[in-house]
RNA sequence: UGCAAGUCGGACGGUAACAGACCCUCCGGGGUGCUGACGAGUGGCGGACGGGUGAGUAACCCAUAGGAACCUGCCCUGCAAAGGGGGACAACCUGGGGAAACCCAGGCUAAUACCGCAUACGCCCCACGGGGGAAAGGUGGCCUCUCCAAGGAAGCUACCGUUGCAGGAUGGGCCUAUGGCAGAUUAGCUUGUUGGCGGGGUAACGGCCCACCAAGGCGACGAUCUGUAGUUGGCCUGAGAGGGUGGCCAGCCACACCGGGACUGAGACACGGCCCGGACUCCUACGGGAGGCAGCAGUAGGGAAUAUUGGACAAUGGGCGCAAGCCUGAUCCAGCAAUGCCGCGUGUGUGAAGAAGGCCUGCGGGUUGUAAAGCACUUUCAAAAGGGAAGAAAAGCCAGUUGCCAAUACCAACUGGCGUUGACGUUACCUUUAGAAGAAGCACCGGCCAACCCUGUGCCAGCAGCCGCGGUAAUACAGGGGGUGCGAGCGUUAAUCGGAAUUACUGGGCGUAAAGCGUGCGUAGGCGGCCUUCUAAGUCGGAUGUGAAAUCCCCGUGCUCAACAUGGGAACUGCACCCGAUACUGGAAGGCUCGAGUACAGGAGAGGGAAGUGGAAUUUCUAGUGUAGCGGUGAAAUGCGUAGAUAUUAGAAAGAACACCAGUGGCGAAGGCGGCUUCCUGGCCUAGUACUGACGCUGAGGCACGAAAGCGUGGGGAGCAAACAGGAUUAGAUACCCUGGUAGUCCACGCCCUAAACGAUGAGGACCAGCUGUUGGGGGGAAUUGCCCCUUAGUAGCGAGGCUAACGUGUUAAGUCCUCCGCCUGGGGAGUACGGCCGCAAGGCUAAAACUCAAAUGAAUUGACGGGGGCCCGCACAAGCGGUGGAGCAUGUGGUUUAAUUCGAUGCAACGCGAAGAACCUUACCUGGCCUUGACAUCCCAAGAAACCCGCAGAGACGCGGGUGUGCCUCCGGGAACUUGGAGACAGGUGCUGCAUGGCUGUCGUCAGCUCGUGUCGUGAGAUGUUGGGUUAAGUCCCGCAACGAGCGCAACCCUUGCCCUUAGUUGCCAGCACAUAAAGGUGGGAACCCUAAGGGGACUGCCGGUGACAAACCGGAGGAAGGUGGGGACGACGUCAAGUCAUCAUGGCCCUUACGGCCAGGGCUACACACGUGCUACAAUGGGCGGUACAGAGGGUCGCGAACCCGCAAGGCGGAGCCAAUCCCACAAAGCCGCCCGUAGUCCGGAUUGGGGUCUGCAACCCGACCCCAUGAAGCCGGAAUCGCUAGUAAUCGCAGAUCAGCAUGCUGCGGUGAAUACGUUCCCGGGCCUUGUACACACCGCCCGUCACACCAUGGGAGUGGGUUGCAAAAGAAGUGGGUUGCUUAACCCUUCGGGGA
Repeated sequence: UGCAAGUCGGACGGUAACAGACCCUCCGGGGUGCUGACGAGUGGCGGACGGGUGAGUAACCCAUAGGAACCUGCCCUGCAAAGGGGGACAACCUGGGGAAACCCAGGCUAAUACCGCAUACGCCCCACGGGGGAAAGGUGGCCUCUCCAAGGAAGCUACCGUUGCAGGAUGGGCCUAUGGCAGAUUAGCUUGUUGGCGGGGUAACGGCCCACCAAGGCGACGAUCUGUAGUUGGCCUGAGAGGGUGGCCAGCCACACCGGGACUGAGACACGGCCCGGACUCCUACGGGAGGCAGCAGUAGGGAAUAUUGGACAAUGGGCGCAAGCCUGAUCCAGCAAUGCCGCGUGUGUGAAGAAGGCCUGCGGGUUGUAAAGCACUUUCAAAAGGGAAGAAAAGCCAGUUGCCAAUACCAACUGGCGUUGACGUUACCUUUAGAAGAAGCACCGGCCAACCCUGUGCCAGCAGCCGCGGUAAUACAGGGGGUGCGAGCGUUAAUCGGAAUUACUGGGCGUAAAGCGUGCGUAGGCGGCCUUCUAAGUCGGAUGUGAAAUCCCCGUGCUCAACAUGGGAACUGCACCCGAUACUGGAAGGCUCGAGUACAGGAGAGGGAAGUGGAAUUUCUAGUGUAGCGGUGAAAUGCGUAGAUAUUAGAAAGAACACCAGUGGCGAAGGCGGCUUCCUGGCCUAGUACUGACGCUGAGGCACGAAAGCGUGGGGAGCAAACAGGAUUAGAUACCCUGGUAGUCCACGCCCUAAACGAUGAGGACCAGCUGUUGGGGGGAAUUGCCCCUUAGUAGCGAGGCUAACGUGUUAAGUCCUCCGCCUGGGGAGUACGGCCGCAAGGCUAAAACUCAAAUGAAUUGACGGGGGCCCGCACAAGCGGUGGAGCAUGUGGUUUAAUUCGAUGCAACGCGAAGAACCUUACCUGGCCUUGACAUCCCAAGAAACCCGCAGAGACGCGGGUGUGCCUCCGGGAACUUGGAGACAGGUGCUGCAUGGCUGUCGUCAGCUCGUGUCGUGAGAUGUUGGGUUAAGUCCCGCAACGAGCGCAACCCUUGCCCUUAGUUGCCAGCACAUAAAGGUGGGAACCCUAAGGGGACUGCCGGUGACAAACCGGAGGAAGGUGGGGACGACGUCAAGUCAUCAUGGCCCUUACGGCCAGGGCUACACACGUGCUACAAUGGGCGGUACAGAGGGUCGCGAACCCGCAAGGCGGAGCCAAUCCCACAAAGCCGCCCGUAGUCCGGAUUGGGGUCUGCAACCCGACCCCAUGAAGCCGGAAUCGCUAGUAAUCGCAGAUCAGCAUGCUGCGGUGAAUACGUUCCCGGGCCUUGUACACACCGCCCGUCACACCAUGGGAGUGGGUUGCAAAAGAAGUGGGUUGCUUAACCCUUCGGGGA
């Protein structure tokens, strides 16, 4: 903005427009309601239906089943009637007002409009005499009768209407029962409230309204209040029971801008009516007006989001009309959206060279994949062309029959014929044409969950439903390839149910996981013993009514199928009513005694209350004795004491608590109760007899009791003792310890009402193996004591079956059942906030949410840990000896520096470590100069033997030039090795990752442990074995044992050393014999000894005694070289430390490729304010110096060790014998012993540092070697805190050798010489083993974890306040409207009248 409710001229007066006819005309037109029709108006019916929405409503609103005091237009049936009058008002005309909407005045007029009169069986009222109350006509047809005599009128007739009454049907109003959300942090609500009497009012009952009377009514079975919500059939889910929901369709209700109100009407308090108030929008001349899409479309806004301003009344239905017909955004269709459901297509067959391409690869291949291409077919759907149903039956017209009628008219019904109507619609469907032609996506691929690789990224980017992925090898991110799932869809988000037995009715729990009220008494309620009868509410059976339709289900039918539609059935598990049954429950009646209780007789007891009373102890006071301390602690101090304490004696006072008895004992409901006596009092137990006769159990609310602390008032106050004070402890110590000390503890009265008020276990009853102890009764047996048996009420320990997640429980259940109550539903927030109740207060009871986490929790297991326990080891401590830490130097490290100071090792278990040896080299670092298939490996081509020598430039690498040289095999092609050049594959990397790895190593730890098989136990983790009693160095051995065996470890076997024997006898040895020498095994010889090096013996707790358990074993002894592992070594279980090493080596991945590779020169690794580790030398007299003199072992040596001799002060030089070594050499061992000096001094100690001069190695000692000589002569006089090693041939001390190595040890690895002290012992420190215990730990105590604070204000709470909403009470103002009163004016039909008029 358009449309959605009009229609009727067959109710009426009429004629604005259109058409026709007729008339007039100035040809523009005008006139005549005459006809078809008809705007506006009067009138009727309909606008109360249909359509929309769900705001309100927790209600008789809805559902189901009933009920009685009602109305009902149109419709149906029946009876009866429609007689005769009257006066108006619109329209219209005239005049007026207003911008408009519209309004006012005067005049005319019709009706099915309005009003009387008459009549009215039935109707209404009634005092039963009576009174009251109706109506309307219209249209068509026909003249049989009357009239005008044409056609009509009266009339007749048909139809449509009108009035009264009765009945029906339909629709509606009202009442009742039952059912219908949440909150009790809403517990009391109500005054028209509840009822009555009488009225009013309504269609109708009724406090619906009013007057009066009574004081009721509702509520824990949830009133009132608050929040939320339309409700039902149904729909979704679920095995069901349930849970969620109320969109479409259908029933009911409510609403129509918000609120109020009535009018009209059969029906409304009325979506497209009226009035008023309000908000909003629009118009306006500012005076005033207009409007209501929660109708259909459409617009804006809001929003995550939801369509066309379409067609048609053809069908179905509705309104009006006699009808034709008109109206109908109801409806039927079409349009938009994959929003849902269903169906269909995007091709089918064949096709291995397994094409190309992609991806992966172990490089062979695999996969995509018959997939594609190719070949052979098909044509649904879409496209084009043609054909083409059904939805349509009526109405109407003609003919006929029947009814009506006076009638062959009309009208109605039926039959036959004719014939019109389709929005959808280019419909469905069919045929033809062409051609595989036009038609596939989405999510996922770590587990749940079906589907795996590559690359990129590197706790980044990102993913994520939960667990969780990502920090350089990501099936988890991103991309690719491949795969899986669904498919015109697929994912995401939101929501509901399920799984969830996770609110448990079906179908859970409460000792410790969340959960038993602190305890009792008891109200309501729930539940309740035995027998009989009745009843029939529950219950059960049958029948009837109802349970709308649709939906769901079953069987059919129609669209080619299906979705869908449609017919029938079943179902609707419900409610009501009737009949029947009577076991059980309930109800009524009667009875019973076993449950429960009462009486009588006994009994035990810290049961409760009150009064009295006793002794011990503490403290205080008085007096005496007495003197210097007491007291207290880990140790002290504060404190008390010469003003006389403590101690002790006597006396007195006061308060509180009651030792022994005393017990796992007793009593009580629980809290709790303890000297003795008396009084009052509750409960319990036992034996029997009598009585009552179910009187019982539980127990929401309620009431009472309720430790300690605390509060109020008044007492009391000895001891103890919060707070407080002081002293200690401590980093601090508002604590633990000490000295004091006030409330309080005590009493009376009144409050508080909590607790780990615990058996963490509600009460009552029944049943289900036992054994043992104990308390109180009873019975029996035996018997002088003390004993035994039975039984009952308690109490305690163990335990069968059972139960339990396990622990455990187990006749005192946590077993099996019944009844009732309380309580729980993840952790935190929080037993908190707010509200309410209680309290004097403290506080208690009741009791959330926001937010946040992915857990919190129980029991048990294995470890680990403990300033837990038990047992036991170790130079672990202790006992000793010697060191380090202080000094100087050496060396390593940190740090710093630097061009570089290469890298690694970092508590023990890095730091004289890798390095058993950095001047160059090493060397990996730095600077500079060079090379690019490379210094090195393999392959190819070409050339050349290889190789060697010389010269020149250069720091060198390298470059240039020259010379010598020609080899080996051969089938004569060539080949092998080597060198040079070239090309590319490749080399190369001490670049990164030891947290990708192998190997190797360290460490716990040479500790005694770590496991397995079978069996057994446990739901399981797991346990047992392996624990226990002994013993050992040892899980070593013995014994025991639900374990029996076994493995890896221990030990032994191996090496070495200690004793003996055998064999052998040189280079080693020399007793005896001999020779020689100054001397010496030097020589002959010897084989005895030492020794060498091969084999063997020996030691096994074997023997004796003792202990032990008759064992294992231990103690002592004998013998023996050695004695209980003889000493030492090698040897290192399962594992731990992401321990160490990518720089020994190897190796995955990554990175560099004229460099992060390679070569060379020089430098650096050797720096130096500092710090630390490991050492050397010292500080001296047990020493230093000088001189003399004695004794080892184990090693090394030919590019070597190198003798004698000579030279040098010395390092060393010269020299070259001997030796491939039991032969020669290195090589004099040193400390020791003998003698002399030094005399406590920075020294005759100490040797750093520095100067000078040398030696040696080496291409080369400047940076940067070692050694020698002369000179110099520093610090240092035994080392703070702290800390290390060692238990016997050890520590300490002394020297010697070797590896590495040209040279370079104070280091390292070995070797021998001299050679101690101490160990009471296991309390403590450290480490370890076994058993046990606790645990909130398990990256395991280097664990875990708590609180405050700093910042913010998203959420929640509080908050000075501030704004809004809702509600209660009270008051003011008060529109429209309805009802009533009164008054003024006016007035037709009506009423009265004396006819003037008056009244309403």
A computed fold for a 1400-nucleotide RNA from an uncultured bacterium, annotated as small-subunit ribosomal RNA. Rfam family: Bacterial small subunit ribosomal RNA. The prediction has a mean pLDDT of 86. RNAcentral holds the sequence, with entries from Greengenes.